Predicted 3D model of a 101-nucleotide RNA (TPP riboswitch aptamer (THI element)) from Carnimonas nigrificans ATCC BAA-78. Model confidence (mean pLDDT): 77 of 100. It matches the Rfam family "TPP riboswitch aptamer (THI element)". Rfam links the family to the GO term thiamine pyrophosphate binding.
[in-house]
RNA sequence: GAGGCAACCAGGGGGUGUCCUGACGGACUGAGAUGGCUUUUGUCAAACCCUUCGAACCUGAUCUGGGUUAUUCCAGCGAAGGGAUGGGCAUCCUUAUUGAU
Numbered sequence: 001g002a003g004g005c006a007a008c009c010a011g012g013g014g015g016u017g018u019c020c021u022g023a024c025g026g027a028c029u030g031a032g033a034u035g036g037c038u039u040u041u042g043u044c045a046a047a048c049c050c051u052u053c054g055a056a057c058c059u060g061a062u063c064u065g066g067g068u069u070a071u072u073c074c075a076g077c078g079a080a081g082g083g084a085u086g087g088g089c090a091u092c093c094u095u096a097u098u099g100a101u
Stems, first nucleotide, its partner, number of pairs: 001095004008087003011051004017028004034045004057082003063076004
């Protein structure tokens, strides 16, 4: 000097289940299962997570095995197929050149 980049800033993507109770409400797992509008289908927002180093999330899936009161509860499937960006001082990493030893 150049490149990469954590933090950070802005943008974008995503899911919101199961069971019990007459009801209020409660229990399970998880980062997250919340609130409003709508006759319904749906839609808006908050929190949370993920953002190509991509298992956040979707398809396969009315899947297979195990377990549970039950479930996207656990594992497989899965080196499968899709899937949403830029900036970035100091610092850190890599490296060219020059100087000194």